[in-house]
Molecule: RNase P RNA; transfer RNA
Organism: Gemmatimonadales bacterium
RNA sequence: GUGGUAGGGUGCGAUGGUCGCGGCAUGCCGGUUCGACCGGCGUGUCGAGGAAAGUCCGAGCUCCAUCGGGCAGACUGCCAGGUAACGCCUGGGCGCCGCGAGGCGACGGACAGGGCCACAGAAAACAGACCGCCUGCCGAAAGGCAGGUAAGGGUGCAACGGUGGGGUAAGAGCCCACCGCGCGUUCCGGUAACGGGCGCGGCUCGGCAACCCCCAGUCGGAGCAAGGCCAAAUAGGCGGCGAGGUCCGGCCCGGACCGUCUGAGCCGCGGGUAGGCCGCACGAGGUGACGGGCGACCGUCAUCCCAGAGAGAUGACCAUCCGGCCUUCGGGCCGAACAGAACUCGGCUUACGGCUCCGCCUCGAGC
RNA sequence: GGCGGCGUAGCUCAGCGGUAGAGCACACGACUCAUAAUCGUGUUGUCGGUGGUUCGAACCCACCCGCCGCCACCA
Numbered sequence: 001g002u003g004g005u006a007g008g009g010u011g012c013g014a015u016g017g018u019c020g021c022g023g024c025a026u027g028c029c030g031g032u033u034c035g036a037c038c039g040g041c042g043u044g045u046c047g048a049g050g051a052a053a054g055u056c057c058g059a060g061c062u063c064c065a066u067c068g069g070g071c072a073g074a075c076u077g078c079c080a081g082g083u084a085a086c087g088c089c090u091g092g093g094c095g096c097c098g099c100g101a102g103g104c105g106a107c108g109g110a111c112a113g114g115g116c117c118a119c120a121g122a123a124a125a126c127a128g129a130c131c132g133c134c135u136g137c138c139g140a141a142a143g144g145c146a147g148g149u150a151a152g153g154g155u156g157c158a159a160c161g162g163u164g165g166g167g168u169a170a171g172a173g174c175c176c177a178c179c180g181c182g183c184g185u186u187c188c189g190g191u192a193a194c195g196g197g198c199g200c201g202g203c204u205c206g207g208c209a210a211c212c213c214c215c216a217g218u219c220g221g222a223g224c225a226a227g228g229c230c231a232a233a234u235a236g237g238c239g240g241c242g243a244g245g246u247c248c249g250g251c252c253c254g255g256a257c258c259g260u261c262u263g264a265g266c267c268g269c270g271g272g273u274a275g276g277c278c279g280c281a282c283g284a285g286g287u288g289a290c291g292g293g294c295g296a297c298c299g300u301c302a303u304c305c306c307a308g309a310g311a312g313a314u315g316a317c318c319a320u321c322c323g324g325c326c327u328u329c330g331g332g333c334c335g336a337a338c339a340g341a342a343c344u345c346g347g348c349u350u351a352c353g354g355c356u357c358c359g360c361c362u363c364g365a366g367c
Numbered sequence: 368g369g370c371g372g373c374g375u376a377g378c379u380c381a382g383c384g385g386u387a388g389a390g391c392a393c394a395c396g397a398c399u400c401a402u403a404a405u406c407g408u409g410u411u412g413u414c415g416g417u418g419g420u421u422c423g424a425a426c427c428c429a430c431c432c433g434c435c436g437c438c439a440c441c442a
Stems, first nucleotide, its partner, number of pairs: 001363001003361003007357004013321007021047011049338001053349002056347005061223004067254005073219005078092005093107001094105004108214002113212002115208003130153002132149007161179006180203001181201005187196003227278004237269005244258004271441003285304008322335005368438007377391004385422001393409005415431005
C1' cells in the first nucleotide's frame, strides 16, 4: 500500500446574543372565599434518546391471604463465573466455517418408551437383494433354475464404518495395520465442561427431541388505567340463572368461612362523577481517581443533582468560527439518518446518514 | 401507557410436517324465444414479511409488519 476482521466513542457542529414554550425555586404587584389559593411581571436554574421504539426476557414497587399438600402447565438446557435477577454478559470447552485475524452454534438424552421418515428405491430400521459378481445343474446358444455374496452399479436427505493389504469360487471385520466408533478406567492435566493416556470390544443401533417424552433446574397472579387519600353526585334500582361460592387466578384433596328460596354468587340492563393530591423523579444513579480481576464486573474515596406532564413543553432567529459541496473567485448552499420520555431500572431485538479512535490478520513491494 | 387476539383465493372460512382446499363470487359452455334457477368446465394464492429447525414448513421456532378488541373512579 491492498483487501479483510474485531472493539469502542459521538448521535449533530462550537461559542455568544435575542425571542418563545414547559417544570421547579424565589422576589414584587394585584385579586381573594384569607389557604401551603389564583393571576400578572421579573430573576435564577433545569429541560429527550442511543435506541425514549418493539413490549421479547429479568427485576424493583403496589395490590390480591383466614393456607397446606398434590397434579397439570410454562420456561431454561456444554462448564465456570458476573449480577438484585435474567432466556443477558464474560471467560473456557466442543462442533462447523475461514489461509488467517476471527465468525457462527436452542450445544442435555435417540441402548427408558411411543411416534414420524412423503416420492424414489430390492430394502428406511430385530435389515434386505433390482442390476451385477461367483458356484452347481439344465441347455447347441440365448438363457433358465438352485445356492452363495454384498466389493461394484442404481435410488434417495439418509443404505448397518473408511483406506490399504491378506484371503476367497466370488466376496465380506472373514483376518491384519492405520484412522474412526462404543464401553471402561482409584492413570495424568484442569474447579468443571473437556482433553490426553491406557485397557477391552471387530463394530453390536441411521436421522428427527425448534414431535410427544425422559433427566436436571426455575416459576403464584395481576399490573402505575397497580394502588392509597380527599372531594362531588346518584336509584345499594330492574330482569334472568341459581346451589353452591370464596380463601395466590388451570384442576384435585384436606381444612376454614359465607350461603342454600328471608337466596351467596354469576350474567345482562342500568344510575352517578369524569375533579384534586400522593405513588413520581436520590437512583441496583452519573462522573473522576486509586485498587482487585484475563474479563464480565467489584471495592474504596472524592464529587454532582440531572426532564416529567394537561397522555400537550423541550423551539426559532442572528453573529463569528469550524466542517463539507459548488463557484463566473465576488460569493452561494448545507450541517443531515432513525426517531419523540409518560412508574422506574438491567438486558435483548429491531431502525439509523455520517464523523472519529484503536488492536489484529492476508497478500504485494521495499529495507 | 398496559394487556390480549388475529392474518390462507375478490368475500366467509377449512387445512395430522409430504401435490394448498370448500362455499359464495367471477369467466365460458349447455338448457331457454330471452332472463333467472339448474348442470358442466375453468381461473384466481410470494398462506402478512424475513430468517432458522427439518430431506421437506401454511403448519414448528425466533424477529419484524399490519389489523382488531379490552383496561378509569363512586355507590